The part of an RNA shown here (small-subunit ribosomal RNA, central domain) has 350 nucleotides and comes from an uncultured prokaryote. RNAcentral holds the full RNA, with entries from ENA. Model confidence (mean pLDDT): 88 of 100.
Context: one part of a larger RNA
């Protein structure tokens, strides 16, 4: 390299947009690049193979044949692929109708709760734990009532429910805005799929500058526990958590399952549409499209399990794996303010 693989054994890039490239619906005409028929030339000799001859045989040697899967030219073929022309409407898309949605951005508003402040009532405890203590409190705490401040999060609804490419998204109102879905017809006419590089997004933590800081809380300081206790438990408490702008670019970024398309028994839920029968009025029943669960044949699998949302049967394209350790490390490169990220070995060893 061929090959065999990638849910859990090594292996699907975190996710998308998309360049080159690869692949590509259907009808017809042309062409003849790929493909294919025949012929000619060439494909050195030796070697190998076939039969034969010479050394007494053999090794060895001589002459002959075949082969040399290839290349070039000429000549045909036109099914398939390609090129070119003309079409089609089933792939893809546009316009239109409608309903659903925590999809996104930025602005405003609300209530519950915690904390703090002020005032009233009120008196000796409160808090905390397995039990305690540190802690708070006669300078009046805890409790309770009234008023105020401020920040963060949005109980119930809430659901293997919804939306989003993924990360993710949950109070209410208005503004701007993306996508998906259903139904009817009308239009474009293969415009498609995948996608090395590239670009964009990307939880939490972390970093830079400036704000903000109620609660929580790494670090830290105490109190306990313990043989010790740099912990688990308790009392405090700073970064941080929040906002704006900029960086970082990683996660068990998981369905540990790449994207797209086609085909292949059923049963039963949920969500958003559409249609129909009866009742006609809510609702019920049936059919259908899309999405999302669960069970289960065939088939697959080492088994577990998967099973129309496939891990079944196929096709197109990309990524990745090749014994364990050394090691996702060293060195070098690129990126970053840094932390580090990314690319990525070898010696040696079992």
């Nucleotide at each position: 390299c061929u090959g065999g693989g990638c849910g859990u054994a090594a292996a699907g890039u975190g996710u998308g947009u998309g360049u080159a490239g690869g692949u590509g619906g259907u009808u017809u005409u042309u062409u003849a690049a790929g493909u294919u028929u025949g012929a000619u030339g060439u494909g050195a000799a030796a070697u190998c193979c076939c039969a034969u001859g010479g050394c007494u045989c053999a090794a060895c040697c001589g002459g002959g044949g075949a082969a040399g899967u290839g290349c070039a030219u000429c000549u045909g073929a036109a099914a398939c692929u390609g090129c070119a022309g003309a079409g089609c409407g089933g792939g893809a898309g546009u316009a239109u109708c409608g309903g659903a949605g925590g999809g996104g951005a930025a602005a405003g508003u609300g209530g519950a709760a915690u904390u703090c402040c002020u005032g009233g009532u009120g008196u000796a405890g409160a808090g905390g734990u397995g039990a305690a203590a540190u802690u708070c409190g006669u300078a009046g705490a805890u409790a309770u009532c009234a008023g105020g401040a401020g920040g963060a999060a949005u109980a119930c609804c809430a659901g293997u429910g919804g939306c989003g490419a993924a990360g993710g998204c949950g109070a209410c109102c208005a503004u701007c805005u993306g996508g998906a879905c259903c139904g009817a017809c009308a239009c474009u006419g293969a415009c498609a799929c995948u996608g090395a590089g590239a670009c964009a997004c990307g939880a939490a933590a972390g970093c830079g500058u400036g704000g903000g800081u109620a609660g929580c809380a790494a670090a830290c300081a105490u109190g306990a526990u313990u043989a010790g206790a740099u912990a688990c438990c308790c009392u405090g408490g700073u970064a941080g958590u929040c906002c704006a702008c900029g960086c970082c670019g990683u996660a068990a970024a998981c369905g540990a399952u790449g994207u797209c398309a086609a085909c292949u028994a059923g049963g039963u839920g949920c969500a958003g549409g559409g249609g129909g029968u009866g009742u006609u009025g809510a609702u019920c029943c049936c059919c259908u499209c899309u999405g999302u669960g669960u069970c289960g044949c065939a088939g697959c699998u080492a088994a577990c399990g998967c099973a129309u949302u496939a891990a079944g049967u196929u096709g197109a394209c990309c990524g990745c794996c090749u014994g364990g350790g050394g090691a996702g490390u060293a060195c070098g490169g690129u990126c970053g303010c840094a932390a580090g990220a990314u690319u990525a070995a070898a010696a040696c060893u079992c």